[in-house]
RNA sequence: GGGACGAUAGCUCAACGGCAGAGCAUCCGGCUCAUAACCGGCGGGUUCCAGGUUCGAAUCCUGGUCGUCCCACCA
Numbered sequence: 001g002g003g004a005c006g007a008u009a010g011c012u013c014a015a016c017g018g019c020a021g022a023g024c025a026u027c028c029g030g031c032u033c034a035u036a037a038c039c040g041g042c043g044g045g046u047u048c049c050a051g052g053u054u055c056g057a058a059u060c061c062u063g064g065u066c067g068u069c070c071c072a073c074c075a
Stems, first nucleotide, its partner, number of pairs: 001071007010024004018055001027041004048064005
């Protein structure tokens, strides 16, 4: 220098262009002498950033940032 993949809740990850979700964790309640386990429940989001397309974008297009990997170059 070129290329591929990835970035969404605290964590791990889903989500035909049409209501942003699940599990775990946290928190609350139940159970227990008590704790854990177990059972029930509530919340929690600038979908990495900036533009574009569209009636409508997490999703498509362009540019950028960061991470992982591959290739090339480098005296």
This is a predicted structure of a 75-nucleotide RNA (transfer RNA) from a Chloroflexaceae bacterium. The source organism's lineage runs through Bacteria, Bacillati, Chloroflexota, Chloroflexales and Chloroflexaceae. It matches the Rfam family "tRNA". Rfam classes the family as a transfer RNA. Gene Ontology term of the family: triplet codon-amino acid adaptor activity.